[in-house]
RNA sequence: AGGCGAUCUCAGGGCGGGGCGAAAUUCCCCACCGGCGGUAAGUGGUCCACCACAAGCCCGCGAGCGGCCUUCCAAUAAAGGCGGCAGAUCCGGUGUAACUCCGGAGCCGACGGUUAAAGUCCGGAUGAAAGAGAUCGGUA
Numbered sequence: 001a002g003g004c005g006a007u008c009u010c011a012g013g014g015c016g017g018g019g020c021g022a023a024a025u026u027c028c029c030c031a032c033c034g035g036c037g038g039u040a041a042g043u044g045g046u047c048c049a050c051c052a053c054a055a056g057c058c059c060g061c062g063a064g065c066g067g068c069c070u071u072c073c074a075a076u077a078a079a080g081g082c083g084g085c086a087g088a089u090c091c092g093g094u095g096u097a098a099c100u101c102c103g104g105a106g107c108c109g110a111c112g113g114u115u116a117a118a119g120u121c122c123g124g125a126u127g128a129a130a131g132a133g134a135u136c137g138g139u140a
Stems, first nucleotide, its partner, number of pairs: 002139001004137007016030004031120002033109002035061004042053004056107002064085002067082005089105005111123003
C1' cells in the first nucleotide's frame, strides 16, 4: 500500500407549447429526463505505457410492494434475517471481434393521492439507500 475497524460527509433529473373538456402539468399532438457499481474496439492527455471520461433498455445493485422467521412486547410498533415480485432494443455500417463505436428507427419508467387515467405535480421523504469520499485507528 491493500484489506480490516470506527466516526463523519455526500449520494436523482424532467411538462415548455398546443387541443378537447365543467375539470387534465394525469387524456391526445409536439416536447423533456435518465440513480449506483461493473464492462468498453470510443474520446482526451502528441505516441507506447499508464491515466481520466464514456451504456436508461449488456451484467448486477438500490429505492418500492408482498411473504416467512427471529429478538423484544400483553399485543402492536420497532430492530434483525431469509426468500419472492419488480422496466425497456432492434436494424444497417465498419471491423478479426460490437450488448458498448457510427448512422437510423424504436422502447421503458415503484407505491399512494388528485374535480380526469401522472417517468415529469403532491405525499411517505428534513426518510431510506446502491454506493462515493474524508479522517482516525490498529494490522505486515

The RNA shown here (FMN riboswitch aptamer (RFN element)) has 140 nucleotides and comes from Limoniibacter endophyticus.
The coordinates come from a structure-prediction model, not an experiment, and the mean pLDDT is 78.
Of the family's consensus pairs, 100% are formed in the model.
The organism belongs to Limoniibacter, within Bacteria.
Rfam family: FMN riboswitch aptamer (RFN element). Its family is annotated with FMN binding in the Gene Ontology.